[in-house]
Context: one part of a larger RNA
RNA sequence: GGCGUAUGGUGAAUGCCUUGGCAGUCAGAGGCGAUGAAGGACGUGGACAGCUGCGAUAAGCUCCGGGAAGCCGCUAACAGGCAAUGAUCCGGAGAUUUCCGAAUGGGGAAACCCGCAGGGUGUUAAAACCCUCAGCCUACAGUGAAUACAUAGCUGUAGGCGGCAAACCUAGGGAACUGAAACAUCUAAGUACCUAGAGGAAAAGAAAGAAACCUCGAUUCCCUCAGUAGCGGCGAGCGAAAGGGGAUCAGCCCAAACCUUUGGAUGCAAAUCUAAAGGGGUUGUGGGGCCUGCGACAUCGGCGAGUUUUGAUAGACGAACGGCAUGGAAAGGCCGGCCAUAGAGGGUGACAGCCCCUUAGUCGAAAUUGAAACAGACCGUAGCAGGUACCCGAGUACCGCAGGACACGAGCAAUCCGGCGGGAAUCUACGGAGACCAUUCCGUAAGGCUAAAUACUACUGACUGACCGAUAGUGAACUAGUACCGCGAGGGAAAGGCGAAAAGAACCCCGGUUAGGGGAGUGAAAUAGAAUCUGAAACCGUACGCCU
Numbered sequence: 001g002g003c004g005u006a007u008g009g010u011g012a013a014u015g016c017c018u019u020g021g022c023a024g025u026c027a028g029a030g031g032c033g034a035u036g037a038a039g040g041a042c043g044u045g046g047a048c049a050g051c052u053g054c055g056a057u058a059a060g061c062u063c064c065g066g067g068a069a070g071c072c073g074c075u076a077a078c079a080g081g082c083a084a085u086g087a088u089c090c091g092g093a094g095a096u097u098u099c100c101g102a103a104u105g106g107g108g109a110a111a112c113c114c115g116c117a118g119g120g121u122g123u124u125a126a127a128a129c130c131c132u133c134a135g136c137c138u139a140c141a142g143u144g145a146a147u148a149c150a151u152a153g154c155u156g157u158a159g160g161c162g163g164c165a166a167a168c169c170u171a172g173g174g175a176a177c178u179g180a181a182a183c184a185u186c187u188a189a190g191u192a193c194c195u196a197g198a199g200g201a202a203a204a205g206a207a208a209g210a211a212a213c214c215u216c217g218a219u220u221c222c223c224u225c226a227g228u229a230g231c232g233g234c235g236a237g238c239g240a241a242a243g244g245g246g247a248u249c250a251g252c253c254c255a256a257a258c259c260u261u262u263g264g265a266u267g268c269a270a271a272u273c274u275a276a277a278g279g280g281g282u283u284g285u286g287g288g289g290c291c292u293g294c295g296a297c298a299u300c301g302g303c304g305a306g307u308u309u310u311g312a313u314a315g316a317c318g319a320a321c322g323g324c325a326u327g328g329a330a331a332g333g334c335c336g337g338c339c340a341u342a343g344a345g346g347g348u349g350a351c352a353g354c355c356c357c358u359u360a361g362u363c364g365a366a367a368u369u370g371a372a373a374c375a376g377a378c379c380g381u382a383g384c385a386g387g388u389a390c391c392c393g394a395g396u397a398c399c400g401c402a403g404g405a406c407a408c409g410a411g412c413a414a415u416c417c418g419g420c421g422g423g424a425a426u427c428u429a430c431g432g433a434g435a436c437c438a439u440u441c442c443g444u445a446a447g448g449c450u451a452a453a454u455a456c457u458a459c460u461g462a463c464u465g466a467c468c469g470a471u472a473g474u475g476a477a478c479u480a481g482u483a484c485c486g487c488g489a490g491g492g493a494a495a496g497g498c499g500a501a502a503a504g505a506a507c508c509c510c511g512g513u514u515a516g517g518g519g520a521g522u523g524a525a526a527u528a529g530a531a532u533c534u535g536a537a538a539c540c541g542u543a544c545g546c547c548u
Base pairs, nucleotide, nucleotide: 001547002546003545004544005543006542007541008540009539015533016497017496020468021467022465023464024463025462026461027460028459029457030456031164032163039100040099041098042055043054044053046078050074051073061094062093063092064091065090066089070082071081072080105114106113107112115133117132118131119130120129121128135161136160137159138158139157140156141155142154143153168199169197170196171195172194173193179186183233209216210215220247221246222245223244224243230238231237251449252448253447254393258279259278260277261276262275263274264273265272266271284427286392287391288390289388290387291386292385293384294383300380301379302378306374307373308372309371310370311369312368313367315363316362317361321336322335323334324333337354338353339343345357346356347355398422399421400420401419403417404416405415408434429444430443431442432441433440484491485490504532507519508518509517510516
C1' cells in the first nucleotide's frame, strides 16, 4: 500500500410525518372610498429586535349578548397585576383612530415644511391649540362688465364626482411575430395591448323580424343544423343562418294629434306664435285624436317602513366499557359487554363507535343584518259602433362618392354603421323578403326601459380528490415577495421533524471562570443531548486477519 471483517467520523440521501400548497363541488358575498379607502410611515408592552394586534384612550376603551375558571398574543422565565361584583376568550354595536396616501388650505424630494386666512379657545399682549379653507359637474339664489335690456364673469348654498380592486362585461382606439413552406391581398385578429365606463353580472331585448304561400312570434345561453351553404392571391385559410331539440320565460313607458293652466312675443281687441307644466295617448287582424251614440268601476301589476316565517353573524344539549396479560405507555391481543337518526373526522404515551373534542339529531340571539309570504296605504292599469281625415319620431329614410361591419375580400352584393354631397313620404303611406322590376306576403325605422336562463371569482364557509408531501406542492409549510442583487424597471433564494412528557442533564472531573469531552442523573431509548427521528453513498479513520 491492497483486500477482507468489525467499528467509528463526515455527510445528508431514503423512509415515515404535515402546520402549507394544488385542483374542484355546493352555498354565500360580489365591493371599499371625502363619515378620508386600498396601501403604507412612525409609534404603541414593566423590560421588546422581529411578527401579530392596536393608534397619543395605542397587544387596547364602552355597552349588549355568549361562556365559565382561569388570564396578561407568538414567548419561556422575572417583576407586577386581573378574575364568581364573572376576567381572559367569542359574537354584535359603538368610541378613539398620529402622519402619508384620491389627499383636497398652500407647497413638497410621500410619511415633511409653511399658512401671510376666516372663525373659536387662550393671553395684559403674544405664543400655542382646535375647526374650516382643493378642483370639477349639476341645481338654486345673489351680484353683475364691455353695452341700454341682457349675457359672460364673480360669490354663496345644497347635492354629486375624484381613488383602489382578481376575473368576468360594454364601448373608443388597435399591432407585430406567425401561417401562406418567399411575399404584397389574405392570415394571425378585432387577438395582445392602451383608454373610458358600468354592474353583481354586463350586453341584448318586445320585429320597419324570420319564413315561403305553410307558418312562427322579444332577447340571451346550450346541443344540433355543419365544417354544410358560402367566402377565399377559389391559396393558406375563414365559415354562417333558417329550421329542430332544450335552459329560462314578461312585458312595458314616451314623442305627436287634442284639451287645460301659466309665462313670453305680436296685436286696440279677438286671436296667432312660442316655452314650460298637467291631462290625453302608445298601435300593425293598423292604432290614436276629435265629433255623435252606448257601456264600465272590475282585473292585474308596482311599492311595501307593518306582521309572520326563515337564514347569517357567538353558542347549548348530545348515546354507549370493563377486566386480564405484554409493554415505558394499550387505543393492539385475549375474555366478556353496550350504543347507534351518532361506525364522518381529529386527538389521547402503539391501531379507540362506547377516554376527550366532535359527529346524527334537537335547541338558541340583547344587537346588527339577508330573504320570502301576507295585510294595509298609495300609484299605475280595459271597451263597442258610426262619422271625420288631425297625428303616428327629418337634415331622418333613401341616392351618389370613398370606407367600415356583416361567415360574405366590390363581387350580381342585398342588409347594417358612421364621414362628405344631395335629399322624401304620413296609411290610397313607408320598409323588407340577397342586384333590379312586377306580383304576393311579412313588418311599421328614424325615442326609451326591462327580471330569468349566461360569464367570472380577489373574498367567506362547508365538503371532495386513483393531487403534492419539504430539490415535491405556491416563489414562499419557517420573521417570504423576506434576506440578498440591481441607479432603476426588475430579479429573487435558502431554511420543516429531540421526546409521550423538558423530565432540556443537579453535582463531580479535565480544560482558558472556554470550546469540547468524561462520570453522575432523567428517560423505554441519550449512537433520542438540543449541530437533536431515521441516518444510505461518495470521502476520512481505528482495530484485527491475509497478501505484497